RNA sequence: AGAGUUUGAUCCUGGCUCAGGAUGAACGCUAGCGGCAGGCUUAAUACAUGCAAGUCGAACGGCAGCGGGUCCAGCAAUGGAUGCCGGCGAGUGGCGCACGGGUGCGUAACGCGUAUGCAACCUACCUUUAACCGGGACACAACUCCGCGAAAGCGGGGCUAAUAUCCCAUAACAUUAUGAAGUGGCAUCAUUUUAUAAUUAAAGUUUUAACGGUUUUAGAUGGGCAUGCGUGACAUUAGCUUGUUGGUGAGGUAACGGCUCACCAAGGCUACGAUGUCUAGGGGUCCUGAGAGGGUUAUCCCCCACACUGGUACUGAGACACGGACCAGACUCCUACGGGAGGCAGCAGUAAGGAAUAUUGGGCAAUGGACGCAAGUCUGACCCAGCCAUGCCGCGUGCAGGAAUGACAGCCCUACGGGUUGUAAACUGCUUUUAUACGGGAAUAAACCCCUCGACGUGUCGAGGGCUGAAGGUACCGUAAGAAUAAGGAUCGGCUAACUCCGUGCCAGCAGCCGCGGUAAUACGGAGGAUCCAAGCGUUAUCCGGAUUUAUUGGGUUUAAAGGGUGCGUAGGCGGAUGAGUAAGUCAGUGGUGAAAUCCCCCAGCUUAACUGGGGAACUGCCUUUGAUACUGCUUAUCUUGAGUCCAGUUGAAGUGGGCGGAAUGUGUCAUGUAGCGGUGAAAUGCUUAGAGAUGACACAGAACACCGAUUGCGAAGGCAGCUCACUAAACUGCAACUGACGCUGAGGCACGAAAGCGUGGGGAUCAAACAGGAUUAGAUACCCUGGUAGUCCACGCCGUAAACGAUGAUCACUCGUUGUUGGCGAUACACAGUCAGCGACUGAGCGAAAGCAUUAAGUGAUCCACCUGGGGAGUACGGUCGCAAGAUUGAAACUCAAAGGAAUUGACGGGGGCCCGCACAAGCGGAGGAGCAUGUGGUUUAAUUCGAUGAUACGCGAGGAACCUUACCUAGGCUUAAAUGUGAGACGACAGUCCCUGAAAGGGGACCUUCCUUCGGGACGUCUUACAAGGUGCUGCAUGGUUGUCGUCAGCUCGUGCCGUGAGGUGUUGGGUUAAGUCCCGUAACGAGCGCAACCCCUAUUCUUAGUUGCCAUCAGGUAAUGCUGGGGACUCUAAGGAAACUGCCUGUGCAAACAGUGAGGAAGGCGGGGAUGACGUCAAAUCAGCACGGCCCUUACGUCUAGGGCUACACACGUGCUACAAUGGCCGGUACAGAGGGCAGCUACUAUGUGAAUAGAUGCAAAUCUCAAAAACCGGUCUCAGUUCGGAUCGAAGUCUGCAACUCGACUUCGUGAAGUUGGAUUCGCUAGUAAUCGCGCAUCAGCCAUGGCGCGGUGAAUACGUUCCCGGGCCUUGUACACACCGCCCGUCAAGCCAUGGGAGUUGGGGGGACCUAAAGUUCGUAACCGCAAGGAGCGACCUAGGGUAAAACCAAUGACUGGGGCUAAGUCGAAACAAGGUA
Repeated sequence: AGAGUUUGAUCCUGGCUCAGGAUGAACGCUAGCGGCAGGCUUAAUACAUGCAAGUCGAACGGCAGCGGGUCCAGCAAUGGAUGCCGGCGAGUGGCGCACGGGUGCGUAACGCGUAUGCAACCUACCUUUAACCGGGACACAACUCCGCGAAAGCGGGGCUAAUAUCCCAUAACAUUAUGAAGUGGCAUCAUUUUAUAAUUAAAGUUUUAACGGUUUUAGAUGGGCAUGCGUGACAUUAGCUUGUUGGUGAGGUAACGGCUCACCAAGGCUACGAUGUCUAGGGGUCCUGAGAGGGUUAUCCCCCACACUGGUACUGAGACACGGACCAGACUCCUACGGGAGGCAGCAGUAAGGAAUAUUGGGCAAUGGACGCAAGUCUGACCCAGCCAUGCCGCGUGCAGGAAUGACAGCCCUACGGGUUGUAAACUGCUUUUAUACGGGAAUAAACCCCUCGACGUGUCGAGGGCUGAAGGUACCGUAAGAAUAAGGAUCGGCUAACUCCGUGCCAGCAGCCGCGGUAAUACGGAGGAUCCAAGCGUUAUCCGGAUUUAUUGGGUUUAAAGGGUGCGUAGGCGGAUGAGUAAGUCAGUGGUGAAAUCCCCCAGCUUAACUGGGGAACUGCCUUUGAUACUGCUUAUCUUGAGUCCAGUUGAAGUGGGCGGAAUGUGUCAUGUAGCGGUGAAAUGCUUAGAGAUGACACAGAACACCGAUUGCGAAGGCAGCUCACUAAACUGCAACUGACGCUGAGGCACGAAAGCGUGGGGAUCAAACAGGAUUAGAUACCCUGGUAGUCCACGCCGUAAACGAUGAUCACUCGUUGUUGGCGAUACACAGUCAGCGACUGAGCGAAAGCAUUAAGUGAUCCACCUGGGGAGUACGGUCGCAAGAUUGAAACUCAAAGGAAUUGACGGGGGCCCGCACAAGCGGAGGAGCAUGUGGUUUAAUUCGAUGAUACGCGAGGAACCUUACCUAGGCUUAAAUGUGAGACGACAGUCCCUGAAAGGGGACCUUCCUUCGGGACGUCUUACAAGGUGCUGCAUGGUUGUCGUCAGCUCGUGCCGUGAGGUGUUGGGUUAAGUCCCGUAACGAGCGCAACCCCUAUUCUUAGUUGCCAUCAGGUAAUGCUGGGGACUCUAAGGAAACUGCCUGUGCAAACAGUGAGGAAGGCGGGGAUGACGUCAAAUCAGCACGGCCCUUACGUCUAGGGCUACACACGUGCUACAAUGGCCGGUACAGAGGGCAGCUACUAUGUGAAUAGAUGCAAAUCUCAAAAACCGGUCUCAGUUCGGAUCGAAGUCUGCAACUCGACUUCGUGAAGUUGGAUUCGCUAGUAAUCGCGCAUCAGCCAUGGCGCGGUGAAUACGUUCCCGGGCCUUGUACACACCGCCCGUCAAGCCAUGGGAGUUGGGGGGACCUAAAGUUCGUAACCGCAAGGAGCGACCUAGGGUAAAACCAAUGACUGGGGCUAAGUCGAAACAAGGUA
């Protein structure tokens, strides 16, 4: 110090989450030791038991108990007497009990903190000053007697002491009253001196040394009161208050005071937040943070409050009193039922609650406290110990070497080579902290007191010695032996350090966020290994941080959340120039305070540290005082530039009211006139022969004002448009006469405020919600059409909202330019470098996330106001205010998500646009879809009908050929190292072959026959057995390689450097032309380059050269029935090698060029000549694990393998691709021609013969430019004459041929016979632009044969049409919109149905706290008082006021619950539609 998470990617906004620190913690796993600290955060719930406040005999009367003494009785034991002594129960009296200890209920307050004040006060014990202590009296406890009661306790009679109580004396510098003088201050006054008068005191004990008592002065300590400032939340709490605010007088108090009372006045508090409600002890501190802040108040310290709940006073120096009293209430206990007792929020402890918090311990040795002269007693304060890893700190569980060029074994991984655990171990040497055993052994202790000594005055001080230790035989020290006694927890996908294997298979589970898991999971569970901490480690909870995510430091508001609709203006905030004064703010110095502890620094003590001690600094604060005077404030004087006024002009759809006008529309009347009008995409509803529409005239009505008109003007905004009049307001300009800061902003407030809507009354032409009808549609409560009512208009009154927008608050100042325009000024001017005020466009710097803004700022500054803080829930609910209502305004929470959002980028898409291309459409030719058959697929069937391919891009596809084989499928029968191959070991000498039995075969059993070399050891070869390596067309094409299809032979896809941009990215590649083309040219922040295009390659079209057999034959010769048949020839054709040729090269025209056009020339060929091969980056998780290869998984007497038979050929049906047809451009018969490319020895076969034929039997040539397979359409002639035919050939019957081991399932072909559907095919759809379509045959691969009508090739004959790019489909480029990015087969909205969750309303019901009213009223203070008591003082009793509590009735508030009901959120694949995003199909 940051990181993860919105996106395909980017920048920003913005939330959520994490890493850090902390804790009185809890939980899980684990645990060796010590030191120091801490330990009911919940029920201020209830408490058994013990202890926590007593002490003094040196105040007193006494003497119950204990010890001792004395006396009496008794032998003794023992009994009795005696306060005589030590002492002392109970009692009187004094002091203490108001401290110490606990808790945090209440309290939002002078409670606390801080700083002051008391001239308005008190203070026992202590210190100090001064003075005094004389005399007398009466009681009451104890005790004794009696009585009541269960008890607690109470009553009566009698005796008695005091430092108890009372009276008298004395007395002041004390107190009170009055007076005088001085000084001081702060208003009342304070203080000093003084005069007079009045009032008031005491106690003794006693060892004679002291302690005490009374009055008084001063102090110290502790308290009381008052005040300034500070100290929670909510405004959905806005008004509160009657002792209330003040005064006079009195009472009361230690003291001021409405503290209380009588009277008088009507005040007091409050948006700077009163009152109310909720919450809460406050502070020092502690945690965090860079700080400012935020949170916190456990332990320790200070203050406050409380003591079962509420009230009350008494005593006392001090209390309205934790372990005191009285009363009331609740609860618990005792009881003889009459009545009594109690208060752990003291220390332990118990129950309960809870996630959770300890011993019914030791000691007063130390420190502190009470009492006491003291000894001493008391002290759960305190000092210690016990329990708990609750925290902090420290130590240890060994250290060094080591064969380690990494042992053996194990676990784990592996590419099988190894790696890792790992110097880890073993082993060698060393050490002994700790633990264990034994031994020694503290400090904390010095006082008081006692003894001795010294100083000075016989009593204080000082010195020395002695006594006293709970913790504790503890800390600590020493000795001994021995590595001996001691390691876990969490994590390992990213954030975040640390990775592999196995299991699981969207299951089980994980998860702080993102997310992981659907068969190869570094994310689940286990293991190995690793990482981080370590006697702990993790999790949970809470706080701060990160979060500048409430922003004072330190944020924002055009579009992300956020500028109020606009103005006026109150409070408030801020405010021009100069001078003077003042000194409140401000600044500097000074004094006081800011408790201690804590934090920081230094030093010191425990072996160190934690911890503790000493010193310093600090405590950023508050108050006092002195000074400074620049700035702000205040006062005062002045100024003119801000602001305003006067004067003179100008401008405008500025406002209000009145008058007037024409066009249009509608309606009415009249006239002319006849059949439709109107409306739409097309129609219909509607109007019309009762005369519409159209045309003309006249009349009426209401509303709006064409042209001008604009990028214009005016207004604060909303808004304002015919002309004119009246009234009103404003702005601007010019001049510089006047005022002299009069200003700006503006919470509340007031006013204005489009449209719609509401009320009352008018008006009503047009248009037009609702409504009706007609269409459209699956539906159409819509879009379209015909009508049509509120309304639209006016007056008056409400409403108060809009995307009220420039999505941009107001004001002031400053900051480059260009250009247009409105109104003024200047100027003779229509010209114009000027100037002021407006309205626009463009563009710099600057700003901004970017888009953009840019003197009309979103720039740079200043002032004031308003508003924002993740999305949804929700501008909703409740409450308040306003409104006639509609509704407006103010305005949450529960719950839920990890995003929601802005700008820009690249794509994709659009029923967006532009340009362009393609047999894409159009123009044509021929087909498919109808029939029959072939073939493939689906479906169905089956034991099996093996598997794959499934829109285009599957379906005559894998398959270029299923009778067996193939074959993977089914049934049945066999084999298990296996069908093949290799290696090692062993056995045999064979194996093979022939024959026999069995069997469907495979297989099983048997018989015959049995090898070579040799150094004799053996070897070679083969078979068998055995071991190791097998085998699998089983799964995963979504683990893969390779190959392929498609977009698409479309023209695109990228890179380097540079430049632009924060960035994703852009530029280049866009633009203007051109091309088949990102082809080329021009331009250009780009310049180049790569993969594609083109070219290079092959075939073909022309020609040349070379070569001339098997090809050819013009010329010469020979020969035949005939033939290049023969000799010859290279001329020609041809063959096959190599060249040439075409490049817009030439001409004309257009054009800058590229290029294009031309019946051009020339040429075999002309603008890519035709065809092929060639397929960029990529897309479809496209296809293929069954062609092959391959990771993983699965099977192993079977999912392997062999064999026989069957199946892949099934058949109601549906689809695709084809063949043959439906005929005369034809069928049939006969005759006559002409190819190319291929194949051929298990082959092609001439020729001859036979057969109707398929073929067969002979026979010849040819391993082929030699032989052979081997042409058909065409042409010539004949016939048929429009029919289900001499078309068509399916189907079926019979007979055959051929291949093959074998044609039943299930082959092809031949002949004869049979002769089905079909007469040109619906919607729709396919191919083709020239040697193409159409048509005609031929060949080849596979192959024994063939289901081939398929596929791949070859040639023969050989067309028609293209105006053109509007439309359909596909594609390319540019641009635009986007809420899409799995990319439109996208995204996404609402109702309904189902489940879950929280919440609003709700007849009500229940509970709670608080306030007021009325009635009653204990204890108690105060006051009053005739009867009773007392001589009296006084008392009892009674009464009055007030109050806790109780009761009654009503109202408000809060919470819970409630039949039913409303919306909301989240859920799996539900239903209905299709609202939004593209022009989203009606923006």
Predicted 3D model of a 1483-nucleotide RNA (small-subunit ribosomal RNA) from a metagenome.